[in-house]
Context: one part of a larger RNA
Molecule: small-subunit ribosomal RNA, central domain
Organism: uncultured bacterium
RNA sequence: CUGGGCGUAAAGGGUCCGUCGGCGUCUUGGAAAGUUUUCUGUUUAAGCCUGGGGCUCAACUCCAGAAAGGCAGGAAAAACUCCCGAGAUAGAGUUUGUUUGAGGAAACUGGAAUUCUAAAUGGAGGGGUGAAAUCCGUAGAUAUUUAGAGGAACGCCAAGCGCGAAGGCAAGUUUCUAAAACAUAACUGACGCUCAGGGACGACAGCUUAGGGAGCAAAAGGGAUUAGAGACCCCUGUAGUCUAAGCCGUAAACGCUGUUCGCUAGUUCCCUGUUUUUCAGGGACCAUCAGUAGAUCUACUACUGGUGAUUCAUGAGAGGUGGGGGACGUAAGGUAACCCGUUAAGCGAACCGCCUGGGGAGUACGACCGCAAGGUUAAAACUC
Numbered sequence: 001c002u003g004g005g006c007g008u009a010a011a012g013g014g015u016c017c018g019u020c021g022g023c024g025u026c027u028u029g030g031a032a033a034g035u036u037u038u039c040u041g042u043u044u045a046a047g048c049c050u051g052g053g054g055c056u057c058a059a060c061u062c063c064a065g066a067a068a069g070g071c072a073g074g075a076a077a078a079a080c081u082c083c084c085g086a087g088a089u090a091g092a093g094u095u096u097g098u099u100u101g102a103g104g105a106a107a108c109u110g111g112a113a114u115u116c117u118a119a120a121u122g123g124a125g126g127g128g129u130g131a132a133a134u135c136c137g138u139a140g141a142u143a144u145u146u147a148g149a150g151g152a153a154c155g156c157c158a159a160g161c162g163c164g165a166a167g168g169c170a171a172g173u174u175u176c177u178a179a180a181a182c183a184u185a186a187c188u189g190a191c192g193c194u195c196a197g198g199g200a201c202g203a204c205a206g207c208u209u210a211g212g213g214a215g216c217a218a219a220a221g222g223g224a225u226u227a228g229a230g231a232c233c234c235c236u237g238u239a240g241u242c243u244a245a246g247c248c249g250u251a252a253a254c255g256c257u258g259u260u261c262g263c264u265a266g267u268u269c270c271c272u273g274u275u276u277u278u279c280a281g282g283g284a285c286c287a288u289c290a291g292u293a294g295a296u297c298u299a300c301u302a303c304u305g306g307u308g309a310u311u312c313a314u315g316a317g318a319g320g321u322g323g324g325g326g327a328c329g330u331a332a333g334g335u336a337a338c339c340c341g342u343u344a345a346g347c348g349a350a351c352c353g354c355c356u357g358g359g360g361a362g363u364a365c366g367a368c369c370g371c372a373a374g375g376u377u378a379a380a381a382c383u384c
Stems, first nucleotide, its partner, number of pairs: 004355003007338002012352001014201004021194003025088006033081002035077009049065006091191001092188004096183005103177007110154001115149007125136002162169002206247006215241002220236004258351006266328015282312003286308009333340002357384003366377004
């Protein structure tokens, strides 16, 4: 000099893509920038170290030397890093086949229910609450039946389920489109990992324009409750919720756990491939036997039934082997503890983001973005 951390104490960016940058598999040849050794020159003094001298000693001081480092030039080495050339296939990717799923977009269609409209039956209540009232109803409500309109959401299936980078995604059908996994060979030949800036996506609420508006429901009005009630409860009810196009860019955007790669006992459940085997019923085909019919009558054909073999797809069970999602809690290990524990918070590596006492404050100012609401970046004084 280096040094600690980020599940819950401060701290993982909302997510992904990706530029610069950082880092990067194996073999071989070259070169020698980094690297190592050595030589020369040069680089104040003091100090440190070694030898010697002077203060009576020491501290102190003087003289001489040495060492180490820097810079420049020369010589040498070639393991590692870099660079150049050639090659490889274990990383990564492509082709082929199969499978999976609420992945995404659009169009069309469906039934249940609420509400409304019309008609019919009917005739006094209904609704609501802890109890009531506001409210609806003899101008016929509530209830029952039929027809119609319109909007939104899709019961059961359905879950420790599945898919997606995250946000998120659920009626059905079709079209377009993206992804993942597995199997088998072939191909490319490091094409890889992570990413400051940057870009894209990004719940709800909110905003703009144009539609739509059944139910629900901020605001608002009324009835209650109460000391009061700007609330909780009740009756209404507008934005909004829905669609199209655009904006906003934030969330307890959470697994409060960044991405990628390798390694490190297990048990058990679920989803989804693939493979081996067993069973079930079925299809196809072949052989054989029996019966019936035809016929050219020991030979042939058709049909039905039985048995056996082969093969095809489906379903179920068991075993093997992949991918994904959960639980347990132990072995190791970790942790302040809780707990984590092959889906790590273990053991390692690469890269990014972030933290540094509480309040002031995620605020002021400035800048950028936004129609606005506001967002992003982001202090200090002061105080404990």